Transfer RNA from Marine Group I thaumarchaeote SCGC AAA799-O18, 75 nucleotides, folded computationally. Lineage of the source: Archaea > Thermoproteati > Nitrososphaerota > Marine Group I. Rfam family: tRNA. It is annotated as a transfer RNA.
Formats: sequence, structure tokens, C1' cells
RNA sequence: GGAUCGAUCGUCUAGCCUGGUUUGGAUGACGCACUCACACUGCGUAGGUCAUGGGUUCGAAUCCCAUUCGAUCCA
Repeated sequence: GGAUCGAUCGUCUAGCCUGGUUUGGAUGACGCACUCACACUGCGUAGGUCAUGGGUUCGAAUCCCAUUCGAUCCA
């Protein structure tokens, strides 16, 4: 230098191919119940500019382009 893949709540992950209701699950955090108390368990709540910028579209996490970072391969 070239090619491919990846980036989504604090952490891990599904959703992307096939655009459309408020994105979902686990774990962690917080609150309540339970307990003398803690833990466990149950219920609930908050937490996501979906890597960044732009484009297409009535509508983009999803499609297109560029960029940044990471991994692998080729030279």
C1' cells in the first nucleotide's frame, strides 16, 4: 500500500441481509417487597447522539460514500 471483518446502555450480546409502533435480552446500578439484618428471590425504574461526518428516502442502527479505531490476510 491492497483486501476482508468488526464498532449498539457501565459490561456482554441480539437486531442489520429484507428500512417502518417507544429497539430487545443477560449482567451490573438504583428503588420497593421479603428478612432482626445481610444475602438469595420477586417486582419495578433509570441508563443507547446504535464509532464519526455526509448522502439517498416520506422515514435509516439497517441502504450508499468518506473518515477514525481495532482484528486478520496479502504484498